Notes:
The RNA shown here (c-di-GMP-I riboswitch aptamer) has 82 nucleotides.

RNA sequence: AAACCGAAAAGGCAACUGCCGCGUGAAAAUGCGGCGGACGCAAAGCCAGGGAACUUCAUCGUAAGUCAGCCCGGCUGCCGAA
Numbered sequence: 001a002a003a004c005c006g007a008a009a010a011g012g013c014a015a016c017u018g019c020c021g022c023g024u025g026a027a028a029a030u031g032c033g034g035c036g037g038a039c040g041c042a043a044a045g046c047c048a049g050g051g052a053a054c055u056u057c058a059u060c061g062u063a064a065g066u067c068a069g070c071c072c073g074g075c076u077g078c079c080g081a082a
Stems, first nucleotide, its partner, number of pairs: 005080002012041002016037009039069001045075003049072003053066004
């Protein structure tokens, strides 16, 4: 130095939600703006490869879509105590 690991520090993210407004999608779901509260998170950064769960306009299919803060897996990353 790196790895394992996760104390501290500096920052970061933001479930859900209050008020107001604007979209996308058939739906599930999801995006944007303003002012707040905040569950929690060492990858709660990114990826739909495998599961789980959810949706069904259409062409019902070995189908399509959603979901990364459900699990497994992959890629990258701040700091440096024990």
The coordinates come from a structure-prediction model, not an experiment, and the mean pLDDT is 85.